[in-house]
Context: one part of a larger RNA
């Protein structure tokens, strides 16, 4: 010194679990805020350092409904109280709610410092003590503002990259900015498509199709039309004409005219309407009040086992029973339908929704016919330049959008059907609104998983956006498990010892002893063998 063999120590993998996460479903809410929000500081408790709740009324205050015996969060321990005069706890409604924070009286290095002004303690000076005292749109009433996960809209907008290199493309109108609104939004009631025959507002869904096109015809882009579903809804203004009321002009004093603003009217393309003639109060309808089935919180009732065996412990194993509109699922000293809480099912009402009706209120909506004359959205439609959109990169580009310079018609009227021109064809632009089908989850209940099981699954299973590290913006962990119950080891002995250990003693078990299920391997120790 090596190998083995045994016991150990080290050590944390390994198995088991799960309190916590992943990722869908169905429901529900889809916002909080000048009535002070999100986020926080700071105080609160008999003791109180830390989370948690709560605010000087302060681990809490008021009421009503539930509930019924124990109760003063986590937090187990002593004091001290509270409760059947019904606490604690659960629901619903209130009250209070210091100071920072849009932060709004002025400042300000957030949570802090100073102040008008009214009134009062008060007569007077000081001081407190209750109110008010930013901006900015608005005649005023009243509004805003900041915050919040993704959805949506507009404005603005990259570059890596891809083209095997790059410039035109590409990525990608993505990502960033910003503004804005909503339970959504946005789009929408044809100046649409089509094509000889129709269709009939927008929206998503499958296909049509990766087709037709588009393209340094490279890379890549990448439709529609027309079919099938989802869901379905339509309507209002300008304007002509009538009419009231300001004003202003004008006159022959009776009016007229022009304007303005407010009311009737009236809303379309087989043209509509004013305007005239007929007819007629019909029909559907909305939203508001009242009434109301029902939903709707906490919370109630809720079937059915008992012996013997092993065992620390029966929910296991024997042999029988019983219930089931309940054999879902958790617990209980191993695996329990029938011990415990549950389930199925029945019930129950406050706030609140509310089909649905309604003699109420207060609104919208209509028929036939003529056609002389008015009316039908203007710096618009169109066009040239120059860019954008559009599947379409200027190209035969039609189409829609506009930074510039032009610029029409007025129903005998305009506009499209992909250069352009006829012929048919189809629609009425230069106002507007508008539910569903669509798109999303920060958050709520409910349920799911051929999802993970503590180097896995959120960074966080544990006091984790924490310790920690950086001026900062920002980065960013590690960390779970005694036991069935603390029964957590009284007492005694070695020791300096409140270490440590040996007795004793709980326990099935202490080689479960708090460094605590299992307890691998490396690595180290002692013993005995073998060999050198």
């Nucleotide at each position: 010194g090596g190998c083995g063999u045994a016991u150990g120590g080290g050590g944390a993998a390994u198995g088991c679990c799960u309190a916590g996460g992943c990722u869908c479903u169905c429901a529900g809410a889809g916002g909080c805020g000048a009535a002070g929000a999100a986020g926080g500081a700071c105080g609160u408790g008999a003791u109180a350092a830390g989370c948690u709740g709560c605010g000087a009324a302060a681990a809490g205050c008021u009421g009503c409904g539930g509930g019924g015996a124990u109760c003063g969060g986590c937090a187990c321990a002593c004091a001290c109280g509270a409760u059947u005069u019904g606490a604690u706890c659960c629901g619903c409604a209130g009250a209070u709610a210091u100071c920072c924070g849009a932060a709004u009286g002025g400042g300000g290095c957030a949570a802090c410092c100073c102040a008008g002004u009214a009134u009062g303690u008060u007569g007077a000076a000081g001081a407190c003590a209750u109110a008010u005292u930013a901006u900015c749109c608005g005649a005023a009433a009243g509004g805003a503002g900041g915050c919040g996960a993704a959805c949506c809209u507009g404005c603005u907008g990259a570059a890596c990259u891809g083209a095997a290199a790059c410039a035109u493309c590409u990525a990608a109108g993505u990502a960033g900015g910003c503004a804005g609104a909503g339970g959504a939004g946005a789009a929408g009631a044809a100046a649409a498509c089509a094509a000889a025959a129709g269709u009939g507002a927008u929206u998503g869904c499958g296909c049509a199709a990766g087709u037709a096109g588009u393209g340094g015809c490279g890379a890549g882009c990448g439709a529609a039309c027309g079919c099938g579903c989802a869901u379905u809804a339509g309507c209002c203004c300008a304007a002509a004409c009538c009419a009231a009321u300001g004003u202003u002009g004008u006159u022959g004093a009776g009016g007229c005219a022009a304007u303005a603003u407010u009311g009737g009217g009236g809303u379309u393309g087989u043209a509509g309407g004013a305007c005239c003639g007929c007819g007629a109060u019909a029909u559907u309808u909305u939203a508001a009040g009242c009434a109301a089935a029902g939903c709707g919180a906490a919370c109630u009732g809720g079937a059915a086992u008992a012996a013997c065996c092993u065992g620390g412990a029966a929910a296991g194993g024997u042999a029988a029973a019983c219930c089931g509109c309940a054999g879902a699922g958790g617990g209980u000293g191993a695996u329990a339908g029938u011990c415990c809480c549950g389930u199925a099912u029945a019930g129950g009402u406050a706030a609140g929704c509310g089909a649905u009706g309604u003699a109420u209120u207060a609104g919208a909506u209509a028929g036939c016919g003529g056609u002389a004359u008015c009316c039908u959205g203007a710096g618009u439609a169109g066009g040239u330049c120059g860019g954008g959109g559009c599947a379409c990169g200027u190209g035969a580009a039609a189409c829609c959008c506009u930074g510039a310079u032009u610029g029409a018609a007025u129903c005998c009227g305009g506009c499209g059907g992909g250069a352009c021109c006829a012929u048919c064809c189809g629609c009425c632009a230069a106002g507007g609104c508008u539910a569903a089908a669509u798109a999303c989850u920060c958050c709520u209940g409910a349920g799911a998983g051929a999802c993970c099981g503590a180097u896995a699954g959120u960074g966080a299973a544990c006091c984790a956006g924490u310790a920690c590290c950086g001026u900062g913006a920002g980065g960013g962990a590690a960390a779970g498990g005694u036991g069935a119950a603390a029964a957590g080891a009284a007492c005694c002995g070695u020791g300096a010892a409140u270490a440590a250990c040996g007795g004793a003693g709980u326990g099935a078990a202490a080689c479960a002893g708090a460094a605590c299920c299992u307890g691998a391997a490396a690595c180290c120790a002692u013993a005995c063998g073998c060999c050198u």
Record summary
This is a predicted structure of a 532-nucleotide part of an RNA (large-subunit ribosomal RNA, domain I) from Myroides indicus. Its mean pLDDT, the model's own confidence on a scale to 100, is 83. It was read from a public genome assembly. Taxonomically the source falls in Myroides (Bacteria, Flavobacteriia, Flavobacteriales, Flavobacteriaceae).